[in-house]
RNA sequence: UGCUCAUCCAGAGGGGUGGAGGGACCGGCCCUGCGAAGCCCCGGCAACCCUCCCGUGACCGAACUCGUGACCACGAGGCCCGGCCGGGACAGGGUGCCAAUUCCGGGCUCGCGGUCAAGGUGGUCGCGAGCGAAGAUGAGGG
Numbered sequence: 001u002g003c004u005c006a007u008c009c010a011g012a013g014g015g016g017u018g019g020a021g022g023g024a025c026c027g028g029c030c031c032u033g034c035g036a037a038g039c040c041c042c043g044g045c046a047a048c049c050c051u052c053c054c055g056u057g058a059c060c061g062a063a064c065u066c067g068u069g070a071c072c073a074c075g076a077g078g079c080c081c082g083g084c085c086g087g088g089a090c091a092g093g094g095u096g097c098c099a100a101u102u103c104c105g106g107g108c109u110c111g112c113g114g115u116c117a118a119g120g121u122g123g124u125c126g127c128g129a130g131c132g133a134a135g136a137u138g139a140g141g142g
Stems, first nucleotide, its partner, number of pairs: 003140006013042005021031003025106004043098003048094003051089005057084001059083003064077005102134001107131010
């Protein structure tokens, strides 16, 4: 860097340094000289991974057993083991995070309403809902 999966309405900030930006992009709306970003120190939140415990199965795998078979192999199978899955514990390690729902919206669909047009379920605007896109983080594999 691109791929797959999961999550994104909860939570958690002080100091130093720095000196004008920041909230990914675009639009909006915010934050910011009562000090932005970045960097450093300390603190905290959370629980994705590592670790531990419990559970379940019309799932997966290994081993084993049995049958057929000369062998490779094929078929069947209760328990056990591992994985997947569900629940829980911990906060030691690896990350992550600590304004605003990922700050809101962006594309599509549906509903309601306004408006414009029109002999046909059309256009446009607003509100709401659902799905998605994009992004972020973690884990996995390439």
Molecule: SAM riboswitch aptamer (S box leader)
Organism: Sphaerimonospora thailandensis